The RNA shown here (SAM riboswitch aptamer (S box leader)) has 125 nucleotides and comes from Robiginitomaculum sp.

């Protein structure tokens, strides 16, 4: 590097080290020598998996087991720790507001929503 489902408006940052970038492209905004990124150590979020309890099906003679689904913990596996996935990209749009034009219309901008892109988990090939 492909696929397949979940999820993405909340949470959560110090030290040491480095020394100039970062924030996935690209356009806008930001963050950064009051010190980027990277590494390293501690600390914290959060609850996808794993683990435990409940309950519902289903298979078994039973012990259990598999599925879904739900609590609560957090010492396991990951994973986060400026800005909504920092916006916005291609599209709908019954809707507010602005403007065009005149009765047909057409634009913008807010917002709301699919999509792609992308990030993280958990399977598959």
């Nucleotide at each position: 590097a492909c696929u397949u489902c979940a999820u993405c408006a909340a949470g959560a940052c110090c030290a040491g080290u480095g020394g100039a970038g970062g924030g996935a492209u690209a356009g806008g905004c930001c963050c950064u020598u009051u010190g980027a990124a990277g590494c390293u150590g501690g600390a914290g979020c959060a609850a996808c998996c794993g683990a435990c309890g409940g309950a519902a099906u289903g298979u078994g003679a039973a012990g259990a087991c598999a599925u879904u689904u739900u609590g609560g913990a957090a010492a396991g596996g990951u994973g986060c720790u400026a800005a909504g996935u920092c916006c916005u990209a291609c599209g709908g749009u019954a809707g507010g507001c602005c403007g065009u034009u005149u009765c047909a219309u057409u634009g913008g901008u807010c917002g709301c929503u699919g999509g792609c892109a992308g990030a993280u988990g958990a399977g598959g090939a």
Record summary: NCBI's taxonomy places the organism under Bacteria, Pseudomonadati, Pseudomonadota, Maricaulales, Robiginitomaculum. The sequence was found by an Rfam model in a public genome assembly. Its mean pLDDT, the model's own confidence on a scale to 100, is 80. Of the family's consensus pairs, 97% are formed in the model.